The RNA shown here (Guanidine-I riboswitch aptamer) has 97 nucleotides and comes from Thalassobacillus cyri. The organism belongs to Thalassobacillus, within Bacteria. Its mean pLDDT, the model's own confidence on a scale to 100, is 80. Of the family's consensus pairs, 100% are formed in the model. The sequence was found by an Rfam model in a public genome assembly.
RNA sequence: AUAAUUGCUCUCUAGGGUUCCGCAUGCUUAAAUUGGUCAGGUCCGAGAGGGAGCACACAGCUAAGCUGUGACACGGAGGGACAAAAGCCCGGGAGAU
Numbered sequence: 001a002u003a004a005u006u007g008c009u010c011u012c013u014a015g016g017g018u019u020c021c022g023c024a025u026g027c028u029u030a031a032a033u034u035g036g037u038c039a040g041g042u043c044c045g046a047g048a049g050g051g052a053g054c055a056c057a058c059a060g061c062u063a064a065g066c067u068g069u070g071a072c073a074c075g076g077a078g079g080g081a082c083a084a085a086a087g088c089c090c091g092g093g094a095g096a097u
Base pairs, nucleotide, nucleotide: 005055007054008053009052010051011050012049015044016043020041021040022038023035024034056070057069058068059067060066061065072092074095078090079089080088
């Protein structure tokens, strides 16, 4: 200095907060209020987590599809969105090896 599908979608999870619901508070009750330093439902959610589907490349079998392979992956700070935050996005980025 250069190459690789470093492919796309859905879904689940680790994780994440607080719009909505619920919970707690309120203190006789109800409500306002306040609380995510509330386990939870909705919600967000991984390039480097799981699963499924599709596309692409190559190889094999067979003549239209089927089967197989597609490795590896340390990582800030800062900024951005929705109500908000994050392993989300910038980003397989900067940097490191």